About this RNA:
A computed fold for a 317-nucleotide part of an RNA from a mine drainage metagenome, annotated as large-subunit ribosomal RNA, domain IV. The prediction has a mean pLDDT of 86. The full RNA is in RNAcentral, with records from SILVA. Its Rfam family is "Bacterial large subunit ribosomal RNA". The literature on the family includes a 2001 paper in Science by Yusupov et al., "Crystal structure of the ribosome at 5.5 A resolution".
Context: one part of a larger RNA
RNA sequence: CCGAGGUUAGGGAAUUCGGCAAAAUAGUAGCGUAAGUUUUCGAGAAGCUAUGUCUGCGCACAGUAUGCGCAGAUGUCACUGACUAGGGAACAACGACUGUUUAUCUAAAACACAACUCACCGCAAAGCCGAAAGGCUUAGUACAGUGGGUGACGCCUGCUCACCGCCAGUACGUGAAAGCCCUUUUCAAGGGGAAUAAGCGCUGGCAAAGAGCGGGAGUAACUCUGACUCUCUUGAGGUAGCGUAAUACCUCGUCAUUUAAUCGAUGACUUGCAUGAAUGGCGUAACGAUUGUUCCACUGUCCCAACCUCGGGUCCG
Numbered sequence: 001c002c003g004a005g006g007u008u009a010g011g012g013a014a015u016u017c018g019g020c021a022a023a024a025u026a027g028u029a030g031c032g033u034a035a036g037u038u039u040u041c042g043a044g045a046a047g048c049u050a051u052g053u054c055u056g057c058g059c060a061c062a063g064u065a066u067g068c069g070c071a072g073a074u075g076u077c078a079c080u081g082a083c084u085a086g087g088g089a090a091c092a093a094c095g096a097c098u099g100u101u102u103a104u105c106u107a108a109a110a111c112a113c114a115a116c117u118c119a120c121c122g123c124a125a126a127g128c129c130g131a132a133a134g135g136c137u138u139a140g141u142a143c144a145g146u147g148g149g150u151g152a153c154g155c156c157u158g159c160u161c162a163c164c165g166c167c168a169g170u171a172c173g174u175g176a177a178a179g180c181c182c183u184u185u186u187c188a189a190g191g192g193g194a195a196u197a198a199g200c201g202c203u204g205g206c207a208a209a210g211a212g213c214g215g216g217a218g219u220a221a222c223u224c225u226g227a228c229u230c231u232c233u234u235g236a237g238g239u240a241g242c243g244u245a246a247u248a249c250c251u252c253g254u255c256a257u258u259u260a261a262u263c264g265a266u267g268a269c270u271u272g273c274a275u276g277a278a279u280g281g282c283g284u285a286a287c288g289a290u291u292g293u294u295c296c297a298c299u300g301u302c303c304c305a306a307c308c309u310c311g312g313g314u315c316c317g
Stems, first nucleotide, its partner, number of pairs: 001312008010303002014301001019298001027051005036041001038152001052074009075079001087296007094288002099111002115150006127136003153283004158213003163210001165206005172201003180193004214232005241275001242272001253269006
């Protein structure tokens, strides 16, 4: 010096990206237990008290074991005396949850999920594998099966079919080859013509299909703002919500709370560079080796280091 472990007065997170690591808590019994809540939970919430040993008894049991008790003695700073053995609380984000995952740097907010929804599918089904035979789905039959999306629950899910796509219809237009008709006196090749399928055009529908969801002026008796009016324009012009956000460039926005001090956190405001409704929107108890912030307890993380034990390196012999 390295590794593993231990103890430190006073302070107690001043350390650090961050309490990382360590410490603290810990069993059992009694008492007691908040907000919130889907009334189940939250909850071992939090918090308080007791706990040894010896002696003599009681009750439960048929009797033991065991359990629940009673009252006297007694020792310690300390009685779950070692070992074993939850730290707790508050606010917020995300995801409902249990579960799954990058074997060997990522366990998560990612995947899945119950639930909701759309499409296809009447069985020799739809879908999939296979030149085929055949097979899976299925020894199933629409309360079934397949595929796509959202993702418990609660309140909801606005407007647009112009574009892309899908579905349906179609008097009509367009629309190829084969076949048909005509044809250079016959044959062949060639030339010409009419008709027609799908498709496209056309007409409708469908957005929990792919998608999209404006600008400029004026206006109220302080000022500001603009319910109101005018105007250009679109297929429709972003509704309810939420909002400086896991989304905000400007930005350390402004105000408040938190601190002695806060580029943090939370609550508000908010034309939002570039939020927004199953690419779901907003809430949400419970849950989480998730993420951010704060408080209590606790501590060698630190002030500021010291010492001890074991093993190794190195040096000397």